[in-house]
RNA sequence: GGCCCGAUAGUUCAAGGGAUAGAAUAGAAGUUUCCUAAACUUUUGAUACAGGUUCGAGUCCUGUUCGGGCUA
Numbered sequence: 001g002g003c004c005c006g007a008u009a010g011u012u013c014a015a016g017g018g019a020u021a022g023a024a025u026a027g028a029a030g031u032u033u034c035c036u037a038a039a040c041u042u043u044u045g046a047u048a049c050a051g052g053u054u055c056g057a058g059u060c061c062u063g064u065u066c067g068g069g070c071u072a
Stems, first nucleotide, its partner, number of pairs: 001071007010025004018055001027043005048064005
C1' cells in the first nucleotide's frame, strides 16, 4: 500500500429500516439495619465524526478518524 472486521451509558453487552435506543454492573437518593454490607425501590447517564439514501437510519451507502487482523 491492498483487503477484512469493529466503534452504542463510567465498564461489559443487546437492539431484523419503524417505540421513549434496552439490560447487567457502576454512580446518586430512599426503605430496612445500632452501624456497615446485603436486599428492595426510584433515578442520572450513550449511538466515533461528516455527508448521502429513505416518509423514517444505531441499522443501508460513501469518506474520515481510531482499534484489531490478513497479505505483499
Background: This is a predicted structure of a 72-nucleotide RNA (transfer RNA) from a Pseudomonadota bacterium. The coordinates come from a structure-prediction model, not an experiment, and the mean pLDDT is 82. The RNAcentral record of the sequence draws on ENA and Rfam. RNAcentral records the identical sequence in 2 taxa. It matches the Rfam family "tRNA". About the family: Transfer RNA (tRNA) molecules are approximately 80 nucleotides in length.